[in-house]
Small-subunit ribosomal RNA, 3' major domain from an uncultured bacterium, 464 nucleotides, folded computationally.
Context: one part of a larger RNA
RNA sequence: UGACGGGGGCCCGCACAAGCAGCGGAGCAUGUGGCUUAAUUCGAAGCAACGCGAAGAACCUUACCUGGGCUUGACAUGCAAGUGAAGCGGCGGAAACGUCGUGGCCGAAAGGAGCUUGCACAGGUGGUGCAUGGCUGUCGUCAGCUCGUGUCGUGAGAUGUUCGGUUAAGUCCGGCAACGAGCGCAACCCUUGUCGUAUGUUGCUAACAUUUAGUUGAGGACUCAUACGAGACUGCCGGUGUUAAACCGGAGGAAGGUGGGGACGACGUCAAGUCAUCAUGCCCCUUAUGUCCAGGGCUGCACACGUGCUACAAUGGCCGGUACAACGAGCUGCGAACCCGCGAGGGUAAGCGAAUCUCUUAAAGCCGGCCCCAGUUCGGAUUGAAGGCUGCAAUUCGCCUUCAUGAAGUAGGAGUUGCUAGUAAUCGCGGAUCAGCAUGCCGCGGUGAAUACGUUCCCGGGCC
Numbered sequence: 001u002g003a004c005g006g007g008g009g010c011c012c013g014c015a016c017a018a019g020c021a022g023c024g025g026a027g028c029a030u031g032u033g034g035c036u037u038a039a040u041u042c043g044a045a046g047c048a049a050c051g052c053g054a055a056g057a058a059c060c061u062u063a064c065c066u067g068g069g070c071u072u073g074a075c076a077u078g079c080a081a082g083u084g085a086a087g088c089g090g091c092g093g094a095a096a097c098g099u100c101g102u103g104g105c106c107g108a109a110a111g112g113a114g115c116u117u118g119c120a121c122a123g124g125u126g127g128u129g130c131a132u133g134g135c136u137g138u139c140g141u142c143a144g145c146u147c148g149u150g151u152c153g154u155g156a157g158a159u160g161u162u163c164g165g166u167u168a169a170g171u172c173c174g175g176c177a178a179c180g181a182g183c184g185c186a187a188c189c190c191u192u193g194u195c196g197u198a199u200g201u202u203g204c205u206a207a208c209a210u211u212u213a214g215u216u217g218a219g220g221a222c223u224c225a226u227a228c229g230a231g232a233c234u235g236c237c238g239g240u241g242u243u244a245a246a247c248c249g250g251a252g253g254a255a256g257g258u259g260g261g262g263a264c265g266a267c268g269u270c271a272a273g274u275c276a277u278c279a280u281g282c283c284c285c286u287u288a289u290g291u292c293c294a295g296g297g298c299u300g301c302a303c304a305c306g307u308g309c310u311a312c313a314a315u316g317g318c319c320g321g322u323a324c325a326a327c328g329a330g331c332u333g334c335g336a337a338c339c340c341g342c343g344a345g346g347g348u349a350a351g352c353g354a355a356u357c358u359c360u361u362a363a364a365g366c367c368g369g370c371c372c373c374a375g376u377u378c379g380g381a382u383u384g385a386a387g388g389c390u391g392c393a394a395u396u397c398g399c400c401u402u403c404a405u406g407a408a409g410u411a412g413g414a415g416u417u418g419c420u421a422g423u424a425a426u427c428g429c430g431g432a433u434c435a436g437c438a439u440g441c442c443g444c445g446g447u448g449a450a451u452a453c454g455u456u457c458c459c460g461g462g463c464c
Stems, first nucleotide, its partner, number of pairs: 008464006015455002019419005026310008034301002042053002064296007073121001077120007087102006105112002123285002126283003132279002134274003137270001139268001144183006150159003163174003189262004194230007204219002208217002233256001236250005312412001316371007328359003333352002338347003378409001383404007425447007
């Protein structure tokens, strides 16, 4: 000077408390440990590993295993020499490939492309994240971390940055041997909430016609869209305060004291994570630790843990009718309408590179009916049968449909998680990846709460 204290003071945070919904029990999905295995590739390990890398393992991916092949190589560049390439067909083979036949590219030539041989070299998801770059997590969107000059101290250092107020904030004010400054805070950026102006097509429809239908004429009022502006600044009033900063209340206002949300992460910490995104030093392999192919594995199952989904029902389940979204995506694509099928789906096919067409009937909701508390008209695991779709191929190992089957489960011990408002809870919809495959992930809207006395205590953090 720091760090630490079951030392003190002050102050924050869904940290506790007050509430709501969960997890921990069940079944299943998924990740991990363990066990097993020829292999079950590798990494991630308290918070900050475990629906994580993986935004999609049947082949491929793929790095693992078994077997079959290759050795200048699957890929790059250069040099030298040689040369009836590639492709197609037959045979062998699981394929890779081998072999036989056919087949002769460009250029006038030199030469080039391809192939073969040789030499330099290629190649490595082999090791080291404790040799590294880059990127990332975390403390933490916490309010801190420093510098110049001056002053003080023999010095390490101190001062400034402490103190009194105040703030979300080292935010601002006052004071002060300090005076200034930088990185952070805030603001500038995006989005959402109000209004105005401009422009109206593919969007909209009040008035006038017209129609089954904003359908057509027409219109720019409204909604909406796209731009550009306005608006909020403690600006105004009252009170408190040191005449300050600021705080409390009020007016006006769509919005009030950072309006809501996002992007944005200081100096540093954890030899944190990543050599398997990539790059890279050193070490190692070089007829193999490289490379090609087929099949298998990554999906194995006594068990243990994490994260989820579905439930245990009546605020519910089932049946019929009926209403209202937003974000998005689409040409090897989205696919209407019609026909076939109980259905998954199939046939045919309009429109649309899309404010035009399609995905696209949103669901919870509302109206009516049945069920009457039961392991049930709850719940749907599991299994059997018959089908559909994608794909060269669904046996290991995909998804979906119909019929049948109907398991555990009657609210979950100790313990533990999230959330303070359009939030939690609940309901459906879209997208990326993708041939196919979503309970995961990233978004979108619908319905829409309860509670916060307070800071003694638990956890984390800041200042003295």

The full RNA is in RNAcentral, with records from ENA.